[in-house]
RNA sequence: AGAGUUUGAUCCUGGCUCAGGAUGAACGCUGGCGGCGUGCCUAACACAUGCAAGUCGAACGGACGCUUUGAGAAGAGUCUUCGGAUAAUUCUUAAAGUUGUUAGUGGCGGACGGGUGAGUAACGCGUGGGGAACCUGCCUUUGUCCGGGGGAUAGCAGCUGGAAACGGCUGGUAAUACCGCAUAAGACCACGAAGCCGCAUGGCUUUGCGGUAAAAGAUUUAUCGGACAGAGAUGGACCCGCGUCUGAUUAGCCAGUUGGCAGGGUAACGGCCUACCAAAGCAACGAUCAGUAGCCGGCCUGAGAGGGCGGACGGCCACAUUGGGACUGAGACACGGCCCAGACUCCUACGGGAGGCAGCAGUGGGGGAUAUUGCACAAUGGAGGAAACUCUGAUGCAGCGACGCCGCGUGAGUGAUGAAGUAUUUCGGUAUGUAAAGCUCUAUCAGCAGGGAAGAAAGGCCCCGAAAGGGGAGAUGACGGUACCUGAGUAAGAAGCCCCGGCUAACUACGUGCCAGCAGCCGCGGUAAUACGUAGGGGGCGAGCGUUAUCCGGAUUUACUGGGUGUAAAGGGAGCGCAGACGGAGAAGCAAGUCUGAUGUGAAAGCCCGCGGCUCAACCGCGGGACUGCAUUGGAAACUGCUUCUCAGGAGUACUGGAAGGGCAAGCGGAAUUCCUGGUGUAGCGGUGAAAUGCGUAGAUAUCAGGAGGAACACCGGUGGCGAAGGCGGCUUGCUGGACAGUAACUGACGUUGAGGCUCGAAAGCGUGGGGAGCAAACAGGAUUAGAUACCCUGGUAGUCCACGCUGUAAACGAUGAAUACUAGGUGUUGGGAGGCAAAGCCUUUCAGUGCCGUCGCAAACGCAAUAAGUAUUCCACCUGGGGAGUACGUUCGCAAGAAUGAAACUCAAAGGAAUUGACGGGGACCCGCACAAGCGGUGGAGCAUGUGGUUUAAUUCGAAGCAACGCGAAGAACCUUACCAGACCUUGACAUCCCUCUGAAUGUAUUUGUAAUGAAUACAGACCUUCGGGACAGAGGAGACAGGUGGUGCAUGGUUGUCGUCAGCUCGUGUCGUGAGCCUUCGGGACAGAGGAGACAGGUGGUGCAUGGUUGUCGUCAGCUCGUGUCGUGAGGUGUUGGGUCAAGUCCCGCAACGAGCGCAACCCUUGUCGCUAGUAGGCAUCAUCAAGUUGGCCACUCUAGUGAGACUGCCGGGGAUAACCCGGAGGAAGGUGGGGAUGACGUCAAAUCAUCAUGCCCCUUACGGUCUGGGCUACACACGUGCUACAAUGGCGUAACAAAGAGAAGCGAACCCGCGAGGGGGAGCCAACCUCAAAAAUAACGUCCCAGUUCGGACUGUAGUCUGCAACCCGACUACACAAAGCCGGAAUCGCUAGUAAUCGCAGAUCAGCAUGCUGCGGUGAAUACGUUCCCGGGUCUUGUACACACCGCCCGUCACACCAUGGGAGUUGGAAAUGCCCGAAGCCUGUGAGCUAACCGCAAGGAAGCAGCAGUCGAAGGCAGGUCUAAUGACUGGGGUGAAGUCGUAACAAGGUAGCUGUAUCGGAAGGUGCGGCUGGAUCACCUCCUU
Repeated sequence: AGAGUUUGAUCCUGGCUCAGGAUGAACGCUGGCGGCGUGCCUAACACAUGCAAGUCGAACGGACGCUUUGAGAAGAGUCUUCGGAUAAUUCUUAAAGUUGUUAGUGGCGGACGGGUGAGUAACGCGUGGGGAACCUGCCUUUGUCCGGGGGAUAGCAGCUGGAAACGGCUGGUAAUACCGCAUAAGACCACGAAGCCGCAUGGCUUUGCGGUAAAAGAUUUAUCGGACAGAGAUGGACCCGCGUCUGAUUAGCCAGUUGGCAGGGUAACGGCCUACCAAAGCAACGAUCAGUAGCCGGCCUGAGAGGGCGGACGGCCACAUUGGGACUGAGACACGGCCCAGACUCCUACGGGAGGCAGCAGUGGGGGAUAUUGCACAAUGGAGGAAACUCUGAUGCAGCGACGCCGCGUGAGUGAUGAAGUAUUUCGGUAUGUAAAGCUCUAUCAGCAGGGAAGAAAGGCCCCGAAAGGGGAGAUGACGGUACCUGAGUAAGAAGCCCCGGCUAACUACGUGCCAGCAGCCGCGGUAAUACGUAGGGGGCGAGCGUUAUCCGGAUUUACUGGGUGUAAAGGGAGCGCAGACGGAGAAGCAAGUCUGAUGUGAAAGCCCGCGGCUCAACCGCGGGACUGCAUUGGAAACUGCUUCUCAGGAGUACUGGAAGGGCAAGCGGAAUUCCUGGUGUAGCGGUGAAAUGCGUAGAUAUCAGGAGGAACACCGGUGGCGAAGGCGGCUUGCUGGACAGUAACUGACGUUGAGGCUCGAAAGCGUGGGGAGCAAACAGGAUUAGAUACCCUGGUAGUCCACGCUGUAAACGAUGAAUACUAGGUGUUGGGAGGCAAAGCCUUUCAGUGCCGUCGCAAACGCAAUAAGUAUUCCACCUGGGGAGUACGUUCGCAAGAAUGAAACUCAAAGGAAUUGACGGGGACCCGCACAAGCGGUGGAGCAUGUGGUUUAAUUCGAAGCAACGCGAAGAACCUUACCAGACCUUGACAUCCCUCUGAAUGUAUUUGUAAUGAAUACAGACCUUCGGGACAGAGGAGACAGGUGGUGCAUGGUUGUCGUCAGCUCGUGUCGUGAGCCUUCGGGACAGAGGAGACAGGUGGUGCAUGGUUGUCGUCAGCUCGUGUCGUGAGGUGUUGGGUCAAGUCCCGCAACGAGCGCAACCCUUGUCGCUAGUAGGCAUCAUCAAGUUGGCCACUCUAGUGAGACUGCCGGGGAUAACCCGGAGGAAGGUGGGGAUGACGUCAAAUCAUCAUGCCCCUUACGGUCUGGGCUACACACGUGCUACAAUGGCGUAACAAAGAGAAGCGAACCCGCGAGGGGGAGCCAACCUCAAAAAUAACGUCCCAGUUCGGACUGUAGUCUGCAACCCGACUACACAAAGCCGGAAUCGCUAGUAAUCGCAGAUCAGCAUGCUGCGGUGAAUACGUUCCCGGGUCUUGUACACACCGCCCGUCACACCAUGGGAGUUGGAAAUGCCCGAAGCCUGUGAGCUAACCGCAAGGAAGCAGCAGUCGAAGGCAGGUCUAAUGACUGGGGUGAAGUCGUAACAAGGUAGCUGUAUCGGAAGGUGCGGCUGGAUCACCUCCUU
């Protein structure tokens, strides 16, 4: 620091997403050690249990204990004379003592420490100030004092109530408890006096008089306390400036409210409270209301500015079950105090009581989620105490959790057979990989053993000292036998997680097959997935790694730094103008802003730098910096501001002048439409693409005359004028507004903009009243159409017009807010002025408008360009992805229609702008083509042939499907072919390679036998001579006719006879044969062949032409398609290749920011047309001879053959054209402008065709989807289509007679001759071909006949008899003869071919082929017509234009309806919550009043007083109740639209002129898109004209 994603590609706008960092985290997988941190974010939900605030006996009286002593009693035990003695010990009692304990009184502390963040938008917090308006226990310091009394009370004792909690009465008692008295320096209060000071109230000092109020003791004698007053310190209360979230769909709020006076209250000011008076106060600089929230130091992120957060630590605040209240106190309205009310929990004897973990642990619950009912007061700190000490869940430590940060380890070196295994493979290898093993070494951590801290020295005690202070001895460790150190010893115990399509580092195999799944975005998966799952490998991080959530960043995507608004989102419809913001020139002053210096503050921690301590680091300590802020103060005066004086250039006034559809009102005018009346006149008019509805014989339309009425103003008229915009057009008059020019008299900054506000504001629409000719929503009818709620036509109502009101919107547009200044030019035009000239005019110049072109500059581009979208300034308005939606709700306005303001849920990854290349257009221009036209002949009708569809079938094998499938693959299906069906058979196979065994040939023949057929078995031979001519042998064929033999079989008694086979006579020509059963040999064998066997494999016309190669079709033989360099453009791309001509052609010429080049075109190739040369056999024959005949001799002249050359190039002439290219005409020539024909097919398009020619990946079958065979089928047949043949006849049919070219031929062509009506048969000459044969050409010509008919046309179909091929013509061949003689008399809509040796017509040949041709491919014969021309149809090319298309118009796309799901509005209502308001009730409690009841201290002899209390009453007052509203949440039958969904339904609205240009405001209508009316816009194509500009 960027990246991905809109497009075919590009630039821009713009959103979405990613890479980074962070966390009090959670979840998944995994988990060795240590240090430092950190850990209920949710239910401020409820809490069992334990602990968290006590301490002081040196304040007090007791009690208890202990010690001592006295007295009394009892007395175990021992001794005993049994009388008693002694006596531990126990009890009672008294006194004294005690470094013991302590319930109570009393003091201090429970207001700190600890927790939590509910509330709070506030002087709560932060920051800086203030007091002339305050308090402050303990502490420090100063001064002074501590005299003398009194009365109670708890504890305690007795009695007593209660279940308990807790009391009650009586009696007695102490104090540092309580209360008088004395004293009063000082303090305070009241009234005075003087001085000084202050911003006001006022303050300070001194002083007079009067008034008020003190105290406490303890003791170990060191001290500690007590009272008053002052000062300090600390802590706290209060006030103020500034700052502190969101919403205006919250705009008005407030009655103690704002102020005053008086009083009360407080530590203190104050409406803090009360009475009275006034009516203020706050608010657009956002009051009030609603929502959310503890604030800050700081933390995270960021370059910064900012944005987010406020957990730990620190400061402040608030709270302590909820609400209220006060008491005590220095301090509280009090977390572990009190009272009351509410909810909840617990105890209860039912009467009544108790409680408050948001302290530390812990429990339940909630939740995705957050720890131990631990140890210790050793340290630090706190409370109490004189102290020892006690207490301390503060704190110090430990435990649990990878929750975070930091550190360490899981070994190091060597080690190539590149081990094994695994994965992959092109099978060779490659990878894992020095990785392992092996060898050598080390020991951090963990484990074992030994040693073992620092944190702890104060206080207290002792000594010195007056004190301050100094010195000394001893004690004290929770953590913890921990940290740390040492030793021995073993590589032993210690690696996972995520990712590998791009972003983003990292790739292969298998499985899966739009399934399962992945995914942050783009997207991946439909049989070859680097994207799913697994494996191998790789990449990243590492005791962690990923995911999720959230925040910042990237995002300049809210833009202060640092954005925009012509077309992308965005300029208000226009003006006037209050507030506000900004503001001309000169001078002077002030010092608010501004700048600068100083001072104070900005706590600590944190951050940055440096140094230091834990081995390092994290962590910690010390020092410095910083804390960008605020305040005070000194200074400066340029700029802004304020004040004053002045100026004339901004603005305005005055005067003069011309221009104008500016506005309002009144009047006038002519043309036209319509209507009415009358005349003329007769059958139509009108309307359209064509019609019809309509009008008209009751007289229309047309025409003439007269009249009525309303609306609008032709020509002029113009990117001309005026106006703020909307808008304004006949003429005249009246009233009225503005601009401009000139003059330079006046004012003196009076200006600009302008939130709210006010006014104006097209059309449509609304209200009331008029008016109504034409036009015309709605509506009606007629057409069109599949439909036509439209476009077209005929009618027609609101409305359009006027007056007065309302509405307030438009593409209200220049899609461009207003104002000012500056920044090259050129050229029009409107209005005015000045100057000049040769003056109906022209030129120069100036001001104000209004257009075009254009430089700089700007812009994403298009474009803008002095009328800016340039350069600057000021002010206003508006924008922040698309949809939802300008919708919903709320509010304001409106009579209504509706307008204004204006969201969210949800959903998508885009939506969009400009430009580029294509493609397309029922856009344009130009050009070409048998494309149309002009012609000729066909198809479509008939019959037949053939192919296809369909149907049928066991099968009718498969493919081809608009052109570009359909006489196509198929240049030829009876078997075969053959792939299909039925049946039968085979399984290493019909075919290839390899292995084992056996055989030795191969091969041929014969015989036997079986099947429907392939088959099986057996036997034999495996071989001759030659003079090379042949012979021989084997085989084949036909007839079996004639005669005979024999076998099988059918029918039959038999006999005759049918049929098949066979033998010999006959004919033909095929095969074999050069001599040992062959070749090599090392003699083993090998090779080869056959048979058998096993498995690898064969095999597949099985699938996929959308996995492919190759081949082919097509656009199209159309003229195109590109590249290099240069150049233009940000870029995609453009240029070149466009333009002017020309051509068949991107053919050529010229021009040009292009210059060249390539693939195509053309040419080179073949053929044909003319001539020459060479060569003459099997060809030819003019001349000579011969002859029946070029038959032969001869000759090669000619034809011809086949080699090689020539020839044609716009070369020549004339004309046109730019003098070019080229075109037109002509000459010559066999041929003339590529002479005719062919071969030749650019870049590419159609996922075009073909896996069934072949090849081939993958998948599938493997006793079958392979192989073999027989029979059948591909030939079916209600039907439909394509391509053909033959016809319908007289240009003809029939009969008789001529002339080609090009081919083919040995398993062949087959002559003559003979037979047959014929197909054909017999025959076998000749020919491996310029030799022989096929072979006859036919149309034509001539003659004859037929005479217009279903015929002497036509020949289908059928019958009979035949011929040929073939193993075999039944299904299912061709041909012949005779007979029969169907449809058909020129073909609807529609459609095809052809431009010259062509169409048409005529025959011939060939391939395939045993046979089979109307098909196909060639060949020649005869031989036309027409083309004005390019308007139209089709196809193509070039240029241009529009586009919302790019899968490219077979495109895209809109709305209703139907179905599913989602969120949301309305909704009779229902349920809850919140904050207020009014009324009622009124606890506790403070205060006030009362106080007849009660009372120790003081006064009084007493009575009584003073003072106080209970009680009662009152104001206030929480909770509660009632009431009507407000706000808000959830829910609701039904209902509205919206969004999203697979290939649903109906139409076709939009994008091209989208087929009626579109869009728009409004009104109306319609299933729906939408239509129509009125007005507006261009963000409309095309054409023409005009105008303007450029050259």